[in-house]
Model confidence (mean pLDDT): 84 of 100. The RNA shown here (Lysine riboswitch aptamer) has 166 nucleotides and comes from uncultured Butyrivibrio sp. It matches the Rfam family "Lysine riboswitch aptamer". Rfam 15.1 lists 3,224 matches to the family in 1,923 species. Rfam's curators write: Riboswitches are metabolite binding domains within certain messenger RNAs that serve as precision sensors for their corresponding targets. Taxonomically the source falls in Butyrivibrio (Bacteria, Clostridia, Lachnospirales, Lachnospiraceae). The RNAcentral record of the sequence draws on MGnify.
C1' cells in the first nucleotide's frame, strides 16, 4: 500500500414510504325503482349458467342517491437502493371454469444517485396524481484536465469516516 468485510453518516425545507384523522372531489355520478322509445340480446374473452316479447342492450326523462381508490392538510412511525419500476411465484376478487385484470405476500447481482418542469403513452371521474420514456435545467457525490473560475466524465454493488487487515 491494500482485496473482501463490518459499524456509523451524507445528499432534501417538496428526500423516500407507510398509517391514522378531517375536509373538499368523486357526483347530484353509479346501483336499484318507475315512465317513454327501442326490439334481441346482457353478463371482460370462450364454454356454462342466470336474467330477458310478462320486452335484453342502447337512448332520454322522474323520484330517490352512495362508496371505493386518488388529491390536500395535519399528527405518528420506519428510513437513505430509502424506494420506484420490470420479471418470476403464491393467494384472494371477479356467478362457475379457463384466459385475462385488479390487490396483496415473497424472490430477484435486470433498470433507476435525487428531486423539479416539459412532451408523448399508460392510468383514473380528472387539466389533480401516479408510472415509463426522451429532453432541458439543478443539485449531491467521485475521477480525470486546469494557476482559478470552471470543463469533461462515470454510477448508489457508489460516496465520505472509523475499526481491523488476506
Nucleotide at each position: 500500500u491494500g482485496a473482501a468485510a463490518g459499524u456509523a453518516g451524507a445528499g432534501g425545507u417538496u428526500g423516500c414510504a407507510u398509517c391514522a384523522u378531517u375536509u373538499a372531489u368523486c357526483a347530484g355520478u353509479a346501483a336499484g325503482c318507475u315512465g317513454u322509445g327501442g326490439g334481441a340480446u346482457g353478463u371482460u374473452c370462450a364454454g356454462g349458467g342466470c336474467a330477458g316479447g310478462u320486452g335484453a342492450a342502447c337512448a332520454u326523462g322522474g323520484a330517490c342517491g352512495a362508496a371505493a381508490g386518488g388529491c390536500a392538510a395535519u399528527g405518528a412511525u420506519g428510513c437513505c437502493g430509502a424506494a420506484g419500476c420490470g420479471a418470476a411465484u403464491c393467494a384472494a376478487u371477479u356467478c362457475c371454469u379457463g384466459a385475462g385484470a385488479u390487490u396483496g405476500u415473497u424472490u430477484u447481482a435486470g433498470c433507476u444517485g435525487g428531486g423539479a418542469g416539459u412532451a408523448u403513452g399508460g392510468u383514473u371521474a380528472a387539466g389533480a396524481g401516479c408510472c415509463a420514456u426522451g429532453c432541458u435545467a439543478c443539485u449531491g457525490u467521485c475521477a480525470u484536465c486546469g494557476c482559478a473560475a470552471g470543463a469533461u466524465g462515470g454510477a448508489g454493488g457508489g460516496c465520505u469516516a472509523c475499526u481491523a487487515g488476506a